[in-house]
Context: one part of a larger RNA
Molecule: small-subunit ribosomal RNA, 3' major domain
Organism: metagenome
RNA sequence: UGACGGGGGCCCGCACAAGCGGUGGAGCAUGUGGUUUAAUUCGAUGCAACGCGAAGAACCUUACCAGCCCUUGACAUGUAGCGAACUUUCCAGAGAUGGAUGGGUGCCUUCGGGAACGCUAACACAGGUGCUGCAUGGCUGUCGUCAGCUCGUGUCGUGAGAUGUUGGGUUAAGUCCCGCAACGAGCGCAACCCUUGUCCCCAGUUGCCAGCAUUUCGGAUGGGAACUCUAGGGAGACUGCCGGUGACAAACCGGAGGAAGGUGGGGAUGACGUCAAGUCAUCAUGGCCCUUAUGGGCUGGGCUACACACGUGCUACAAUGGUCGGUACAGAGGGUCGCCAACCCGCGAGGGGGAGCUAAUCUCAGAAAGCCGAUCUUAGUCCGGAUUGGAGUCUGCAACUCGACUCCAUGAAGUCGGAAUCGCUAGUAAUCGCGAGUCAGCUAUAUCGCGGUGAAUACGUUCCCGGGCCUUGUACA
Numbered sequence: 001u002g003a004c005g006g007g008g009g010c011c012c013g014c015a016c017a018a019g020c021g022g023u024g025g026a027g028c029a030u031g032u033g034g035u036u037u038a039a040u041u042c043g044a045u046g047c048a049a050c051g052c053g054a055a056g057a058a059c060c061u062u063a064c065c066a067g068c069c070c071u072u073g074a075c076a077u078g079u080a081g082c083g084a085a086c087u088u089u090c091c092a093g094a095g096a097u098g099g100a101u102g103g104g105u106g107c108c109u110u111c112g113g114g115a116a117c118g119c120u121a122a123c124a125c126a127g128g129u130g131c132u133g134c135a136u137g138g139c140u141g142u143c144g145u146c147a148g149c150u151c152g153u154g155u156c157g158u159g160a161g162a163u164g165u166u167g168g169g170u171u172a173a174g175u176c177c178c179g180c181a182a183c184g185a186g187c188g189c190a191a192c193c194c195u196u197g198u199c200c201c202c203a204g205u206u207g208c209c210a211g212c213a214u215u216u217c218g219g220a221u222g223g224g225a226a227c228u229c230u231a232g233g234g235a236g237a238c239u240g241c242c243g244g245u246g247a248c249a250a251a252c253c254g255g256a257g258g259a260a261g262g263u264g265g266g267g268a269u270g271a272c273g274u275c276a277a278g279u280c281a282u283c284a285u286g287g288c289c290c291u292u293a294u295g296g297g298c299u300g301g302g303c304u305a306c307a308c309a310c311g312u313g314c315u316a317c318a319a320u321g322g323u324c325g326g327u328a329c330a331g332a333g334g335g336u337c338g339c340c341a342a343c344c345c346g347c348g349a350g351g352g353g354g355a356g357c358u359a360a361u362c363u364c365a366g367a368a369a370g371c372c373g374a375u376c377u378u379a380g381u382c383c384g385g386a387u388u389g390g391a392g393u394c395u396g397c398a399a400c401u402c403g404a405c406u407c408c409a410u411g412a413a414g415u416c417g418g419a420a421u422c423g424c425u426a427g428u429a430a431u432c433g434c435g436a437g438u439c440a441g442c443u444a445u446a447u448c449g450c451g452g453u454g455a456a457u458a459c460g461u462u463c464c465c466g467g468g469c470c471u472u473g474u475a476c477a
Stems, first nucleotide, its partner, number of pairs: 001477002003474003007471007015461002019424005026315008034306002042053002064301007073125001077124002079121005086103002089100004107114002127290002130288003136284002138279003141275001143273001148187006154163003167178003193267004198235004203230002208224002212222003238261001241255005317417001321376007333364003338357002343352003383414001388409007430453007
């Protein structure tokens, strides 16, 4: 100087407390461990691995296994030779591949040849998701959006170092004020950026419709530019004003006005560093290793196994509910290899059909919870839907291993969950549906977004956990 303390002081955080809803029990989905296996490819492992890499494993992907094949190679550059490239059909084979066969003679040219492409030969070489993240770059997680981490000059100390950065207040903040052997400065904080909340200006189609007219009652038509909205520009919030407290400060408390008040809400933004944290399997890369194989191609299988254990979720156990009928209101997205309307067929998944749309125009698209009625009456039930049988639909060469969906039948566990444990302070939790990416299809109950309905509680900081500052002890570094 740090680190540590079941030392002290001050302070903060859904850290506790106060509340609300869960997990832990059930069934299923998914990931992991373990076991099994020819293989169940690899990585991630306290917080910070475990719906994680994977924003989509039937083949492909795919790295794994079995079998069958190739050896200058699937890919790059160089040399030589031949041939345009390309393409039709047939045979063998699981295919990779091998064999046969027909068509085709292009472009530039100084007529020597050349460019692109294909085949053959030999060698330089290619290739490796092989090892080492403890050789590395880059990227990322984490402490933590915590308020800290440092430097120059000066001063003090023999020196390591100290001071500044400590102290009194204050703040979300090393934020600001005052004081002070310090005076300044940098990286962080804040602000500048995006979005949302109010108003104004400009613009008015594909969007809008107050008033006027028409109307097939549909902003449909004439028309309108007010309103909503769209997307450009501006205004607005700064403790600016008032009162009180304070040290005449910084600031705090209350109030006015205001759409918004003291960082208005949300996001992006992550200091010096820590964990030899993670990643050699995104990529790049040193070293090592393989080179008729640890490289390459193909078919089939596996990654989907199942006594079991754990994590994360979904659906429930019901009446604030289930079922049936009627009826209302979003936002944000996607769409031409696509989204697919009307209409017809089918109980339905879906099929037919073909209008419109490169989209404020057409379409996905019925929002659901809600509201109004009816029924069920506490029952393993008209709750719950696992499982299984049958019949189908769709995608795709192909749904056996191993897809999703529909219909009929079946109707399991489950009556609110032990010890323990998680999230959340407001448009939040809870609850309800909608969309997107990936994608032929889908295992999405996941992830990332969007809106609808919409709470309870916070006395307080003694205690648990994590963190910041000062101080103290130490046989620790």